[in-house]
Molecule: Lysine riboswitch aptamer
Organism: uncultured Faecousia sp.
RNA sequence: AGCUGAGGUUGCGGCAUACAUCAGUACCUUUGCAGUUGUCGGCGGCAGCCGCGCAGAGGGAAAGGGUCUGCCGCCGAAGUGCGCUUUCGACUGUCCGGCGGGGCGUGCUGGGCCGAUACAGAAGAUGUAUCGGACUGUCAUUCCGUGCGGAAUGGAGCGCAACU
Numbered sequence: 001a002g003c004u005g006a007g008g009u010u011g012c013g014g015c016a017u018a019c020a021u022c023a024g025u026a027c028c029u030u031u032g033c034a035g036u037u038g039u040c041g042g043c044g045g046c047a048g049c050c051g052c053g054c055a056g057a058g059g060g061a062a063a064g065g066g067u068c069u070g071c072c073g074c075c076g077a078a079g080u081g082c083g084c085u086u087u088c089g090a091c092u093g094u095c096c097g098g099c100g101g102g103g104c105g106u107g108c109u110g111g112g113c114c115g116a117u118a119c120a121g122a123a124g125a126u127g128u129a130u131c132g133g134a135c136u137g138u139c140a141u142u143c144c145g146u147g148c149g150g151a152a153u154g155g156a157g158c159g160c161a162a163c164u
Stems, first nucleotide, its partner, number of pairs: 001164002004161002008075001011074006018067002027059007038052001040051003043097001044095005078109010110136002113133008138155007
């Protein structure tokens, strides 16, 4: 330097079916009572168009996120911060911004779990970030042990093991 592998059977991610939640919510119809040009709403500006609040009755979703199962790709798997770029851009047209998606560069995180805080979210689900805790894999150092191995401390995947 190349190549092949391991950490876990809650390792990581993607896809599909089903299920629960979202929610009796948004929305539609109807009845009644109100209300109108507003710095109102339909993501932002301009123009247009449409609409507007409360209660009763009837009908009644979806997306994102989640769980099980199956399949696929894998072990910086993947996630995330920053910068650049690209795409989408919500009633119509236009201008771009933002949310979201993709690509590139760079930094951080070995891995999952639990707790606290913050943000997102309908949510006591879940995700992300920071901090802390024990656990686990790996290597190094020291000690014990006949070997296998065990204990303590510490480091990080730009690592570790086998082979060439």